[in-house]
RNA sequence: GGGCGGAUAACUCAGUGGUUAGAGUGCCAUCUUCACAUGGUGGAAGUCGAAGGUUCAAAUCCUUUUCCGCCCACCA
Numbered sequence: 001g002g003g004c005g006g007a008u009a010a011c012u013c014a015g016u017g018g019u020u021a022g023a024g025u026g027c028c029a030u031c032u033u034c035a036c037a038u039g040g041u042g043g044a045a046g047u048c049g050a051a052g053g054u055u056c057a058a059a060u061c062c063u064u065u066u067c068c069g070c071c072c073a074c075c076a
Stems, first nucleotide, its partner, number of pairs: 001072007010025004018056001027043005049065005
């Protein structure tokens, strides 16, 4: 330098154009217990890495770019 994959809640991930963006774990409240743990119920938590574009509508499609990982090439 070229190519491929990834970035979505605190963490691990799903979601390939159309409801108000979801699950598990964790966190908070509450019930249960003498108490703790387990378990039940409810809740909070997100500018979907960034910028621009296409579209009536974008996490999703296009362009550029940042970071992480892998492969190839070049130089020495």
RNAcentral holds the sequence, with entries from ENA. A computed fold for a 76-nucleotide RNA from a Candidatus Firestoneibacteriota bacterium, annotated as transfer RNA. It matches the Rfam family "tRNA". Rfam links the family to the GO term triplet codon-amino acid adaptor activity. Rfam classes the family as a transfer RNA. Model confidence (mean pLDDT): 82 of 100.